[in-house]
Molecule: c-di-AMP riboswitch aptamer (ydaO/yuaA leader)
Organism: soil metagenome
RNA sequence: UGCCAAAUUCGCAUGGUGCGAAGCGGGGGACCCAUCGGAGGCUCGGCAGGCCUCCCGGGGCGAAUCCGGUAAUCGGCCGGUAGAGGACUCCAACCCUCGAGCCCGUCAGCUAACCCCGUCGGCACGUGGAGGG
Numbered sequence: 001u002g003c004c005a006a007a008u009u010c011g012c013a014u015g016g017u018g019c020g021a022a023g024c025g026g027g028g029g030a031c032c033c034a035u036c037g038g039a040g041g042c043u044c045g046g047c048a049g050g051c052c053u054c055c056c057g058g059g060g061c062g063a064a065u066c067c068g069g070u071a072a073u074c075g076g077c078c079g080g081u082a083g084a085g086g087a088c089u090c091c092a093a094c095c096c097u098c099g100a101g102c103c104c105g106u107c108a109g110c111u112a113a114c115c116c117c118g119u120c121g122g123c124a125c126g127u128g129g130a131g132g133g
Stems, first nucleotide, its partner, number of pairs: 001124004008022005023119006033109001037055007057107001058104004066080005083098004090133002094129001
């Protein structure tokens, strides 16, 4: 000087990691609406319904989902992919990078009023991804 991200600004305090506000961001939470599991079989003219068997908790933040291969007692590696980011902004075509991790704890659809919470951390450079419109 910039980048990712909600993660910045201001005020009051301050010898010990504080408090508050604004801005930005997230969760819970009515009516109405939606939902009330999946697969297979039997019954039935057929659907629905019924019966039987087997399998399976659910949810949140985030772009970070899904597929295939390989190894194998592995929990790693390889390839791809929905999707995401890249120095004013938008468009088009290229290029590069990411495509993780964490949390709740049997519980939460949407949701007005209302209630609660976060505001960390990590990184690049000295014309930094280039060019075109």